RNA sequence: GGGGAUGUAGCUCAGCUGGGAGAGCGAUGCGUUCGCAACGCAUAGGUCGACGGUUCGAUCCCGUUCAUCUCCA
Numbered sequence: 001g002g003g004g005a006u007g008u009a010g011c012u013c014a015g016c017u018g019g020g021a022g023a024g025c026g027a028u029g030c031g032u033u034c035g036c037a038a039c040g041c042a043u044a045g046g047u048c049g050a051c052g053g054u055u056c057g058a059u060c061c062c063g064u065u066c067a068u069c070u071c072c073a
Base pairs, nucleotide, nucleotide: 001072002071003070004069005068006067007066010025011024012023013022019056027043028042029041030040031039049065050064051063052062053061
């Protein structure tokens, strides 16, 4: 330098055919216990990497770009 993949909650990741943003773990509170752990219930937590385009409507489609990983040179 060229090709490909990935980017969604603090972490690991789902997200179907464009219309609800989610799960597990973690955090906080409560219950239970002498207490811890475990378990149960509840709550908080998101510019869906960035910018632009298409569309009534975009995490999803298109373009550009950034970061990481990988292959080739």

Predicted 3D model of a 73-nucleotide RNA (transfer RNA) from uncultured Geobacter sp. The sequence was found in a public genome assembly. The source organism's lineage runs through Bacteria, Pseudomonadati, Geobacterales, Geobacteraceae and Geobacter. It matches the Rfam family "tRNA". Its family is annotated with triplet codon-amino acid adaptor activity in the Gene Ontology. Model confidence (mean pLDDT): 81 of 100.